[in-house]
RNA sequence: GGGCGUUUAGCUCAGUUGGUUAGAGCGUCCGCUUCACACGCGGAAGGUCCCCUGUUCAAAUCAGGGAACGCCCA
Numbered sequence: 001g002g003g004c005g006u007u008u009a010g011c012u013c014a015g016u017u018g019g020u021u022a023g024a025g026c027g028u029c030c031g032c033u034u035c036a037c038a039c040g041c042g043g044a045a046g047g048u049c050c051c052c053u054g055u056u057c058a059a060a061u062c063a064g065g066g067a068a069c070g071c072c073c074a
Stems, first nucleotide, its partner, number of pairs: 001073007010026004019057001028044005050066005
């Protein structure tokens, strides 16, 4: 230098053909339960969907550019 892949909650990830609220598990916090803890049950908080621009009535999703990380080639 070239090719491919990945980037969404604190962590691991899902998100179908662009659509009606952006989600799951774990973790955190609160409550119930217990003599107490754990387990279990209920609830809550937590997001610039990597960044910028564009297309569109509407973008996590499509297009262009950029960044970080990983793999391969040279």
A computed fold for a 74-nucleotide RNA from a Patescibacteria group bacterium, annotated as transfer RNA.
Rfam family: tRNA. Rfam classes the family as a transfer RNA. About the family: Transfer RNA (tRNA) molecules are approximately 80 nucleotides in length.
The organism belongs to Bacteria candidate phyla, within Bacteria.
The coordinates come from a structure-prediction model, not an experiment, and the mean pLDDT is 81.